Predicted 3D model of RNase P RNA and transfer RNA as a complex of 496 nucleotides. Model confidence (mean pLDDT): 76 of 100. It holds a member of the Rfam family "Bacterial RNase P class A". Rfam classes the family as a ribozyme.

RNA sequence: UCGGGCGGCCGGGCGAUCGCUGGUGGAGAGAUCUGCUGGAGGAAAGUCCGGGCUCCACGGAGGCAAGGCGGCGGGUAACGCCCGCCCGGGGACGCGGACGCGCAAGCGGUCGUGGAACCCGAGGGAAAGCGCCACAGAAAGCAAACCGCCGACGAUGGCGCCGCUCAGGCGUCGCCGUCGGCAAGGGUGAAAGGGUGCGGUAAGAGCGCACCGCGGGCCUGGCGACAGGACCGGCACGGCAAGCCCCGCCUGGAGCAAGACCGAAUAGGGAUGGACGCUCCGGGCGACCGGGGCAGGCGCGCCCCCGCGCUCCAUCCGGGUUGGUCGCGCGAGGCGGUCCGCAAGGGCCGUCCCAGAGGAAUGGUCGCCUAUCCGCUCGCAGGAGCGGGGGACAGAACCCGGCUUACAGGCCGCCCGAUCGA
RNA sequence: GGUGGGAUAGCUCAGCUGGUUAGAGCGCGGGACUCAUAAUCCCGAGGUCCCGGGUUCGAUUCCCGGUCCCACUA
Numbered sequence: 001u002c003g004g005g006c007g008g009c010c011g012g013g014c015g016a017u018c019g020c021u022g023g024u025g026g027a028g029a030g031a032u033c034u035g036c037u038g039g040a041g042g043a044a045a046g047u048c049c050g051g052g053c054u055c056c057a058c059g060g061a062g063g064c065a066a067g068g069c070g071g072c073g074g075g076u077a078a079c080g081c082c083c084g085c086c087c088g089g090g091g092a093c094g095c096g097g098a099c100g101c102g103c104a105a106g107c108g109g110u111c112g113u114g115g116a117a118c119c120c121g122a123g124g125g126a127a128a129g130c131g132c133c134a135c136a137g138a139a140a141g142c143a144a145a146c147c148g149c150c151g152a153c154g155a156u157g158g159c160g161c162c163g164c165u166c167a168g169g170c171g172u173c174g175c176c177g178u179c180g181g182c183a184a185g186g187g188u189g190a191a192a193g194g195g196u197g198c199g200g201u202a203a204g205a206g207c208g209c210a211c212c213g214c215g216g217g218c219c220u221g222g223c224g225a226c227a228g229g230a231c232c233g234g235c236a237c238g239g240c241a242a243g244c245c246c247c248g249c250c251u252g253g254a255g256c257a258a259g260a261c262c263g264a265a266u267a268g269g270g271a272u273g274g275a276c277g278c279u280c281c282g283g284g285c286g287a288c289c290g291g292g293g294c295a296g297g298c299g300c301g302c303c304c305c306c307g308c309g310c311u312c313c314a315u316c317c318g319g320g321u322u323g324g325u326c327g328c329g330c331g332a333g334g335c336g337g338u339c340c341g342c343a344a345g346g347g348c349c350g351u352c353c354c355a356g357a358g359g360a361a362u363g364g365u366c367g368c369c370u371a372u373c374c375g376c377u378c379g380c381a382g383g384a385g386c387g388g389g390g391g392a393c394a395g396a397a398c399c400c401g402g403c404u405u406a407c408a409g410g411c412c413g414c415c416c417g418a419u420c421g422a
Numbered sequence: 423g424g425u426g427g428g429a430u431a432g433c434u435c436a437g438c439u440g441g442u443u444a445g446a447g448c449g450c451g452g453g454a455c456u457c458a459u460a461a462u463c464c465c466g467a468g469g470u471c472c473c474g475g476g477u478u479c480g481a482u483u484c485c486c487g488g489u490c491c492c493a494c495u496a
Base pairs, nucleotide, nucleotide: 001418002417003416004415005414006413007412008411009410010409012369013368014367015366016365017364018363020039021038022037023036024035025034026033027032041393045404046403048402049401050400051399052398053255054254055253056252066251067250068249069248070247071085072084073083074082075081086123087121088120089119090118093114094113095112096111097110099108100107101106124246125245129244130243131240132239133238146186147185148182149181150180151179152178153177154176156174157173158172159171160170161169162168194212195211196210197209198208199207213235214233215232216231218229219228220227221226259326260325261324262323269317270316271315272314273313274312275311277294278293279292280291281290282289283288297310298309299308300307301306333352334351335350336349337348338347339346340345370391372389373388374387375386376385377384378383423495424494425493426492427491428490429489432448433447434446435445441479450466451465452464453463454462472488473487474486475485476484
């Protein structure tokens, strides 16, 4: 310099002015006024995970069901999150085999293999069992033979040779049929029972061999996932578990409209007590007073007693709606330093207090500046001047740790490869 | 604020233990019947299975994320 690839941060600034709201001080009987001071985010969002907190349920432990998670080790209050590592896939580029082109150097695609930074992986188990694998295809799961290749037999055609000719015989090439061998090639499919090469064979085939892959136990290294090595086995064991399922681990349910307290009127609930009158006698002008008798609100169960229900009155009690207060702002808290750790993170020390509404505050207007955009003018060009537009996604509602999703524009840092220079 | 459910033709709904081609009723277009209309009969058109990814050979169906709608909850 070119190319590839990661991570972090910011996300308008200043001033004036008019408002809103929390805290605190002052004035005021109160309503209210006033000084000082605080006032959105990286996602406040989706409500997808995990917790705190609160109520309900529950004797301990275990099991079943349902749901979730899933390589290994660590971090954490916990997690499906984060960090490190392992394995698989991708990845600039490199190496090797055969092939094609080329006189050659070399180039090209293809196959195999190694592989930078970095990216992706819902990454346990498919030899525990069940299920599914449409269409196509001969065959789709303890597999099969359509075309094809090969052999034998039969029939038949051409050519050559033997034979003077005929009859016939031999060889070879082809075609048809029957029987058999094969799984290399073609074809179907997402997938066809190891791959490449050499040998081998009538043709073939792990049939044999080398390398790779696969399986088994062994040795070495590692906490572990796993890696490496030599040996044995000629190859059986396809895919799907974001189908059922198996293995291991986790989870009691609900959510601040949780929940607690104070509590008006009306209505409703519970307990206790009760119910309208009629008539007679006496007194009084009268309102009414004294005494006696009858009856004991309504309905049902058999009528009175008794029981139940309903209506009304009085007293007392409790719940609870509107409403008010709390929960509710000191916290797994922010910033700085230091130590441990590769890191996520943790320990210690210092320092700071930093939104709290309730139909719901955190805003409006103006001026200047600015990233940036558009137009015009000048200039060969870098650029300069003037005018205009103009701030992305988005708004706390109990709180916290994550994930996911949305986001105009800008700034900074790091890693890898190639090349050039010192 | 919190919690459940849904989106398939113009409308209302099926289809869901993944399989070639997604159906039904009403509606729409054409034809038959009728003097004409309705009803009835026959034929036909019409689909981003809400959107974007993933799993799988294959997704309307299974999983994840997003958008919109509905219901419940003091």